[in-house]
Transfer RNA from a Candidatus Dojkabacteria bacterium, 71 nucleotides, folded computationally. The coordinates come from a structure-prediction model, not an experiment, and the mean pLDDT is 81. Its Rfam family is "tRNA". Gene Ontology term of the family: triplet codon-amino acid adaptor activity. Rfam classes the family as a transfer RNA.
RNA sequence: GGUGCUGUGGCCAAGUGGUAAGGCAGAAGUCUGCAAAACUUCGACCGCGGGUUCGACUCCCGCCAGUACCU
Numbered sequence: 001g002g003u004g005c006u007g008u009g010g011c012c013a014a015g016u017g018g019u020a021a022g023g024c025a026g027a028a029g030u031c032u033g034c035a036a037a038a039c040u041u042c043g044a045c046c047g048c049g050g051g052u053u054c055g056a057c058u059c060c061c062g063c064c065a066g067u068a069c070c071u
Base pairs, nucleotide, nucleotide: 001070002069003068004067005066006065007064010024011023012022018054026042027041028040029039030038047063048062049061050060051059
């Protein structure tokens, strides 16, 4: 330098055009004599910037970061 893949709460991770599942951790609450356990609730506009579209995490372009391969 080239090609591919990945980027979604603090962490892991699903979602492939119609307002983002789940798990762990955290906070608040219920329960308890106090705790633990259990149960309930809370939190992400999706790496950044543009474009297409009535509508974009999703499609297109560029950039950034990570990773694998080639040279």